[in-house]
RNA sequence: AUGUGCGUCUAGGGUUCCGGUCUGCUUCGGCGGGCGACUGGUCCGAGAGAGGCAGUCCCUGACAAAGGGAUACACGGCGGGACAAAAGCCCGGGAGA
Numbered sequence: 001a002u003g004u005g006c007g008u009c010u011a012g013g014g015u016u017c018c019g020g021u022c023u024g025c026u027u028c029g030g031c032g033g034g035c036g037a038c039u040g041g042u043c044c045g046a047g048a049g050a051g052g053c054a055g056u057c058c059c060u061g062a063c064a065a066a067g068g069g070a071u072a073c074a075c076g077g078c079g080g081g082a083c084a085a086a087a088g089c090c091c092g093g094g095a096g097a
Base pairs, nucleotide, nucleotide: 004054005053006052008050009049012044013043017041018040019038020035021034022033023032024031025030055071056070057069058068059067060066073093075096079091080090081089
């Protein structure tokens, strides 16, 4: 709470780890350094994105079980915060319009 909560996923996001790439050394097995100006895997991830479950509200019912319906609309900084880091994450349906 009709504007709530929790998973799954997506747009998006970066670079701890993996992979990629460049490079130094090498006993050729590897070891180290740079790069996210690397489509990627892991990872983060939407109030104003998708979908699921629960919840909430209304009706029937008996205040139960069960069933039916509703859950609309939503422009938006600067700044700050976390994790390795960033973000449409969080502050935040905040300030403001």
Predicted 3D model of a 97-nucleotide RNA (Guanidine-I riboswitch aptamer) from a soil metagenome. The model forms 100% of the base pairs in the Rfam consensus. Its mean pLDDT, the model's own confidence on a scale to 100, is 85. The RNAcentral record of the sequence draws on MGnify. Its Rfam family is "Guanidine-I riboswitch aptamer". Gene Ontology term of the family: regulation of gene expression.